About this RNA: This is a predicted structure of a 595-nucleotide part of an RNA (large-subunit ribosomal RNA, domain I) from a bacterium.

[in-house]
Context: one part of a larger RNA
This record gives sequence, structure tokens and C1' cells, in this order.
RNA sequence: GGCACACGGUGGAUGCCUUGGUCCGGGGAGGCGAAGAAGGACGUGGCCAGCUACGAUAAGCCUCGGGGAGCUGCUAAGCAAGCGUGAACACCCGGGGAUGUCCGAAUGGGGUAACCCGGCGGGCUUCAUCGCCCGUCAGCGUCGGCUGAAUUCAUAGGCCGCCGCGGCGAACGGAGGGAAGUGAAACAUCUCAGUACCUCCUGGAAAAGAAAUCAACCGAGAUUCCCCUAGUAGUGGCGAGCGAACGGGGAAGAGCCUAAACCGUGCAUCUGUAAGCCCGUCGGCGUUGGAUGCACGGGGUCAUGGGACCGGAUCCGGGAAAGCGACGGAUUUCCCAGGAAGUUACAAAACCGGCGGAUAGCUUAAUGCUCUGGAAAGGGCAGCCAAAGAGAGUGAGAGCCUCGUGGGCGAAAUCUGACCGGUCUUCCGAUCCGGCUCCCGAGUACCACGGGACACGUGGAAUCCUGUGGGAAGUUGGGUGGACCAUCAUCCAAGGCUAAAUACUACCCCGGGACCGAUAGUGAACAAGUACCGUGAGGGAAAGGUGAAAAGGACCCCGAUGAGGGGAGUUAAAAGAACCUGAAGCCGUGUGCCU
Repeated sequence: GGCACACGGUGGAUGCCUUGGUCCGGGGAGGCGAAGAAGGACGUGGCCAGCUACGAUAAGCCUCGGGGAGCUGCUAAGCAAGCGUGAACACCCGGGGAUGUCCGAAUGGGGUAACCCGGCGGGCUUCAUCGCCCGUCAGCGUCGGCUGAAUUCAUAGGCCGCCGCGGCGAACGGAGGGAAGUGAAACAUCUCAGUACCUCCUGGAAAAGAAAUCAACCGAGAUUCCCCUAGUAGUGGCGAGCGAACGGGGAAGAGCCUAAACCGUGCAUCUGUAAGCCCGUCGGCGUUGGAUGCACGGGGUCAUGGGACCGGAUCCGGGAAAGCGACGGAUUUCCCAGGAAGUUACAAAACCGGCGGAUAGCUUAAUGCUCUGGAAAGGGCAGCCAAAGAGAGUGAGAGCCUCGUGGGCGAAAUCUGACCGGUCUUCCGAUCCGGCUCCCGAGUACCACGGGACACGUGGAAUCCUGUGGGAAGUUGGGUGGACCAUCAUCCAAGGCUAAAUACUACCCCGGGACCGAUAGUGAACAAGUACCGUGAGGGAAAGGUGAAAAGGACCCCGAUGAGGGGAGUUAAAAGAACCUGAAGCCGUGUGCCU
């Protein structure tokens, strides 16, 4: 030195465990903010470093409920000083409120965030200044008002007031812009992809949406989403690739309002003495009337065309008033009665009550003996409950020990509902027939050129959008049916609104997993976005386990009043805090053999 055996040390694998993660399902909620948010800085405790909580009223204040015998948050034990205790008033849980420093949209001005300096009004203090406290003072926009230039009216501008906006937020949504790596085995059209990313704007959803749609000579009947049609038809350096629709089956289901014709009112301009004053007759009036434009009200909303206007027919509550008077008719307005509907569109604002839900909670069945053991929930014996034998805990494995579970109850206060009722609000002539006339969304449709979107790359390229130019028709009208024409069919553009089915989950609650179990699972089970690194943007760890219970080793001895150890004691066991198990590797001690 090697090998073997034995015994140790170091080491922290493995097993077991789980406070933490991860994915999914269901429900809720889907926003917060100038009444100052999100996020922070700095403070606040008797002793206080961090976390949590809170804000100079500072681990808290008031109030209303719940619940109650203990309590003064956690690491974290302790000292000190206190509060409360039988139905009340501690602590705790929940609803509402008060306070809420400074920064931050940050908003009096400034600024290197958490700092500096002001104006005005009020107050405290001072002889006075200084200082301190409270309130207020940003900008933009709509609306309203006052004032008011060049310039007479006016306008611009200025000033005041109310209201709104601003900023933050995970994804989902709409819109405006918009790549490249890549694929094509290179690469340019193409692809990736209208993706990533940037910007704007919403909402709890958004968007879309009531046919100028499809279809095919049969018919359907807004939109959205899912399954199929179908990797089909197509498209494509016909490469790589891209990729429908019709139709069928489902989810959901809801339809409406305008523009115009026509009537009326008001205003402005023009015209203007007979047209006119609802109609018929008689009488009367006469700055009434007519045209154009604008505003408002009525009317009207469609494609087997619809509507206006005119004429006619049928059915249809009552009363009053009005337009020059009387009579008759018609019209309009108001009132009563009756009917209908309603706040998500179709007109619109709420309130009250009931019922349900949310935010604390309450109640709740049924087991003993014995054996082993440190400990019984295990074994044995004998019982019981069960709308409860889900689960967790308890000294090993408990339906009957504890918490729960199944079942049944519960709110002073705030919030909420698509439910019910009431107050309230709104509406109430309809249908048919005929007719010359009038209306039915214009720089629009469409065309040309240049582009884009459509599964469709310019193609035979329809359809949709539009930058430039041109530019209709008017219901005997117009669009579409994949060039185009005819026939036929179908629909009515150039205005608008609209719930549900659909998408998502930062957040809250409930539940689950042939998901992980500390090198895994989140980066983070621990003081984790911490320590640490970086000027900065940013990067970013390691680190869990005594025991059932601290019973955490009194006391004695060696030692330095150490570290550590030896006794003693605790415990089921030292498991002894460098603490469950304690592998390999590595380092030793002893013995044997070999060299």
C1' cells in the first nucleotide's frame, strides 16, 4: 500500500409525510379611480428586527348583529401592565360608519416620487413678524350665464357655474397599423400571418343582427355558436401549401325605430288685397293668405310591394271643449270608464312591499367491556345510529371521542335577482275596395384605373371595401342569382337600435384529479420576486420534517465561568435541537491475509 471483516465519522440519497403548487369542473363577480385608485414611502406596539394589521384617533375608534369564556396578531417564548367571566360590554366573526401622514392620474407652482415653495379665506400663537392648523386654488370637453376687440350688429377672446374626462386592471372583444425567424429541403410570387408586436376604444361580455340574403323553378326566412357537409368543391411558382359554401342536425330565439310623401305649429325671408277662414246651406269676418328654408309635433316604415292623398263600404264606449255664428256632419284636444303593455331594443324615470340569494352563524343521531401496547382508533366479545359508512383530527387503523357530514334553521345592517304585487309610465280605431297624382335614403349605385377583402395569388372573376376620375334610374323603378346577354326567380342598397345561445378569468366560494410530493410541483411549501448580481432595462437563488406531548436533559464530574464529553434524569425510543429514516461516495480505527 492493497483486499476482507468488524466498528465508527462524514455525507444527505431513499422511504414515509405535507402547510405548497398544478390542472379541470360548477357557481359568483366581472371592475377600481378627482368622494383621490392600483401601487408605494414613512410611521404606529411598554420592551419591537421582520411579517401582518393599521394611519398622528395609527396591531386601532364608533355603531349594529353573531358568538361567547377567556383575551392583549405571527416568527416567539418571556417580563411588565391590563381587559373580561353567566348573559352583559372582553377577545373573535360579519354589516355600516369615522379617522386615513406623504408620494402616486396627482390636479396650487416646482421637482432628482414619497421633497421644496406659494396665493386666497378662516382659526391658534406672538407686542409684532415668523410659525402652525383647516378649507380652497391643474388642464381639457359639453352645457348654461356674464362680458366683449379689430368692426355698427356680430364673432373671436376673457370670466363664472354645474357636470363629465384623465389613471390602473389577467384574459376575452372591436378597430387603425403591421413584421421576421420559418416552410417551400436554395429563393423572389407564395408561406409563416393579418400571427407576434404597437396604438385607440369598449363591455360584462364585445362584435354581428331583422335580407337590395340564399336557393333553384322546390323552397327557406335576422344574427351568433357547435356537429356534419369536407380536407370535399376550389385555389396554388397547380410547388410548399391554403381551403370554403349550399344543404342537414343541434344551442338559443325577438323583433323594432326612423328619412320621405301629407297635415299642423313656431321662426326667418319673399310675395301680397283675394285667394282664404274644415265641409254643405244662410249670414259674417278679413295685415287672414301663398311660396321657400329651418326646427318641432302628428303621419309612416314596406316588396304576394308599402305608404301619402282622394272617394266608397263594414264594424266601433260615454261626456265636455275648440276652430266666426246657427243647424247637420267630420276632425282635434281634454276628462271618465274599459282594455293592453312596460323600463335589455321597440318612449321613459324611479320608489315601496313580498319572496329568493350573498355577506357572520346555530342545531344535529349512535359504544361499552376486555387483551396487547408508551398510547387503542387494532384483536376478541356484546351493542347502537344511519336522509349521517364524504373527509379530517385525536399517543397505531374510530360511522357511534372531537370537528364535521346528511337533514333542518338563521340577519339588526348593506348589497342583489331574469321572480310576484303595488305606486308609476305609455298606448288604444280597425279592415277592405277603387283611383289619375305624390313618396319610398345621390356625388349614392354603377363604370374606368390603382389597391385591398372574400378559401379564390387577375384569372373567364362575379360579390364586398375604396384612393383618383366619370356618373344613373325613380316603381312602366332598382339590386342579385360567379364574366356577359335573354328568360325566369328572388330581394329592396345608399339611416339606426336590439336580449339569449358564444369568448375569457386577475378576483371570491364549492368540488374534483390513473396531477407533483421538497433537484418534483409555481421562481417561491421557509423573512421569495426575498437574499444576492447589474449604472440600468433586467437577472434571480438556496433553504421543509425532534417528539404523542418540551416531558428541550434539574443535579454531579472533566474542561477555560468554553466547545465538547462522562454520569444522572425524561421518553416507547435519545429521536438531543448540526434533531425521522440515514444509501452510495469519501475519511478513519481494530483484526486477519498478501506484497
Source information: Its Rfam family is "Bacterial large subunit ribosomal RNA".